[in-house]
RNA sequence: CCUCCCGUAGCUCAGCGGUCAGAGCAGCGGCCUUAUAAGCCGCGGGUCGCGGGUUCGACUCCCGCCGGGAGGA
Numbered sequence: 001c002c003u004c005c006c007g008u009a010g011c012u013c014a015g016c017g018g019u020c021a022g023a024g025c026a027g028c029g030g031c032c033u034u035a036u037a038a039g040c041c042g043c044g045g046g047u048c049g050c051g052g053g054u055u056c057g058a059c060u061c062c063c064g065c066c067g068g069g070a071g072g073a
Base pairs, nucleotide, nucleotide: 001072002071003070004069005068006067007066010025011024012023013022018056027043028042029041030040031039049065050064051063052062053061
């Protein structure tokens, strides 16, 4: 320098262009227990990396940046 992949909750990741942005774990509260763990119930937590574009409508498509990873020279 070139090519490809990834970026969504604290962590690991889902998510046909429209429905409410979700799951597991973690956290908090409750139940249970002498107590802790386990188990059960519930709750909160998100500028979907950033900026533009297309569209009636974008986490999703396009472009440019930024960050991470892999390959090539």
Predicted 3D model of a 73-nucleotide RNA (transfer RNA) from a Gemmataceae bacterium.
Rfam family: tRNA.
The prediction has a mean pLDDT of 80.